A computed fold for a 545-nucleotide part of an RNA from a Candidatus Bipolaricaulota bacterium, annotated as small-subunit ribosomal RNA, 5' domain.
Context: one part of a larger RNA
RNA sequence: GGGUGAACGCUAGCGGCGUGCCUAACACAUGCAAGUCGAGCGAUCGGCCUGCCAAAGCCGCAAGGCCGAGGCGGGUACGGAGCGGCAAACGGGUGAGUAACACGUAGCUAACCUGCCUCCGCGACGGGGAUAACCCGGGGAAACCCGGGCUAAUACCCGAUGGUCUUCCUGGGGCCCAAGCCCUGGGAAGUAAAGGCACCUCGGUGCCGCGCGGAGAGGGGGCUGCGGCCCAUCAGCUUGUUGGUGGGGUAACGGCCCACCAAGGCGACGACGGGUAGGGGGCCUGAGAGGGUGGCCCCCCACAUGGGGACUGAGACACGGCUCCGACUCCUACGGGAGGCAGCAGUGGGGAAUCUUGGGCAAUGGGCGAAAGCCUGACCCAGCGACGCCGCGUGCGGGACGAAGCCCUUCGGGGUGUAAACCGCUUUUCUGGGGGACGAAUAAGGCGGGGAGGGAAUGCCCCGCCGAUGACGGUACCCCAGGAAGAAGCCACGGCUAACUACGUGCCAGCAGCCGCGGUAAGACGUAGGUGGCGAGCGUUACCC
Repeated sequence: GGGUGAACGCUAGCGGCGUGCCUAACACAUGCAAGUCGAGCGAUCGGCCUGCCAAAGCCGCAAGGCCGAGGCGGGUACGGAGCGGCAAACGGGUGAGUAACACGUAGCUAACCUGCCUCCGCGACGGGGAUAACCCGGGGAAACCCGGGCUAAUACCCGAUGGUCUUCCUGGGGCCCAAGCCCUGGGAAGUAAAGGCACCUCGGUGCCGCGCGGAGAGGGGGCUGCGGCCCAUCAGCUUGUUGGUGGGGUAACGGCCCACCAAGGCGACGACGGGUAGGGGGCCUGAGAGGGUGGCCCCCCACAUGGGGACUGAGACACGGCUCCGACUCCUACGGGAGGCAGCAGUGGGGAAUCUUGGGCAAUGGGCGAAAGCCUGACCCAGCGACGCCGCGUGCGGGACGAAGCCCUUCGGGGUGUAAACCGCUUUUCUGGGGGACGAAUAAGGCGGGGAGGGAAUGCCCCGCCGAUGACGGUACCCCAGGAAGAAGCCACGGCUAACUACGUGCCAGCAGCCGCGGUAAGACGUAGGUGGCGAGCGUUACCC
């Protein structure tokens, strides 16, 4: 000199864009943060629509009419619950642990998996038994649970068919370092499926789905070379240890696990141990080499109260799932239960220190859905903080041999100083008023044109036109009016280092980054005037180069 997620002191007008618990991975009140599908399914309660009957009441002399509690029935999927599907493994948070194939980079996987999506091929036949909801009964303070009875499915099961699929047997060809891989024959055995909606000329057709196989895309698992901390005042470490055989397990290789066998394996090229630490892209500094660092953003990893475990699933050993142990908190009828903010906000605590219990799904993105749409503290916005960067303003021109005040003085004068007053001007900003966005493209749907297929219609594919929707926000921005009007401080002035005098003080009080100042004329302390520097900031402290 530069830098910072800063803090502290004094000061402070505005805006834009960023950014904001670095400490206790301490504990958490409250609300919200993951649902959705009725075009998979049945029912019931409520809602809505509707058919029939109909009490009381009203009108009528009557016949009858009006109203309509209520009853019986049909429809609807609007709300709640259930079965079922998909999602919940993403998105969001944190950095505790981890010195490790965790990360980075370059490869390998002939040792592997992959839901949704795309393309291709083939298929979807026949049957069955249950069970939630619901009803009845029962237990419990509750959380919840048990028994009996009824019912549906794209839930579950059995059978059929079947392949280039799987396993086994057996040929041919091409490859590989190899167990083997690829292509192509034969044989045996095994394993599939589900419907819903729309249109219809009732024959079917279309769309969304369903099963099997192949390919792809994207995503992941595993292995390896190399690379990146400190301590040798850590020198020896190791028994599933190192290898083999066989097996188990996995999507898959493997001592991953197990039985048996062998006695190996690692180490000064630093094993083992200890300390510290998430890694990278990057960021800061520096001419570079290097040094430091890993906050925001992006990628990867790890974790979700401490620890263990598996279940479901294409995917988890699963933050807002389950289960067990521990600590803690809460409820309890004492028998037993409930909970997990390192999601968003917020509270206590710790700390030098770090924000609103805000608005909206309008946009982008995500989940579900045919769609309408629903959900979304992801996100987009707003709020708070000079925490940072950038921009703007606090006025502009004129104005005296130069007011007053204050300071200095050799008492002549000098300084503040064109500074002020005063005159003229302007109005960014400000105040008041008026207008007022971009961000919104299109979706559903409609119209028109074209196309593949079909006997036709719906539907499908392509193009064009039309066609709702704005949290921010009456904000940005623009216009009009008014008036210099509302807006300057902080630090320093002995040398380093730019900027000097007076008074006070008297080794006191104090200053200080280093050298050093202060003991009676202190340019170094304190105050004042002046001056220098920077400026909505200026200084100080801490840390890095």

The source organism's lineage runs through Bacteria, Bacteria candidate phyla and Candidatus Bipolaricaulota.